Molecule: TPP riboswitch aptamer (THI element)
RNA sequence: UGCUGUCCACUGGGGUGUCGUUAAGACUGAGAUUAUACCCAUUGAACCUGAUCUAGUUAACUCUAGCGAAGGAAGUUAAGACACACUUUAA
Numbered sequence: 001u002g003c004u005g006u007c008c009a010c011u012g013g014g015g016u017g018u019c020g021u022u023a024a025g026a027c028u029g030a031g032a033u034u035a036u037a038c039c040c041a042u043u044g045a046a047c048c049u050g051a052u053c054u055a056g057u058u059a060a061c062u063c064u065a066g067c068g069a070a071g072g073a074a075g076u077u078a079a080g081a082c083a084c085a086c087u088u089u090a091a
Base pairs, nucleotide, nucleotide: 001085002084004083005082006081007080009077010075011041012040013039014038017027018026019025047072048071049070053066054065055064056063
């Protein structure tokens, strides 16, 4: 110097299922009890539509995979810290 990456900050987007008579609770997960939490923000699978979807698994289920090089979806964010890269100077 770059504003490339990460972190922080601000602003914004999003989901909250299955089983259990009920409760307690159990399963998966970052988050399932709206949580000052968690995740995601265009390098966008956070999340929505397709979907009362298809195959497998399971006590059950958005549990696993497909669908998905599909269609949408919220910041070309000021500043700061660190890292990285390049350049210059000195030893």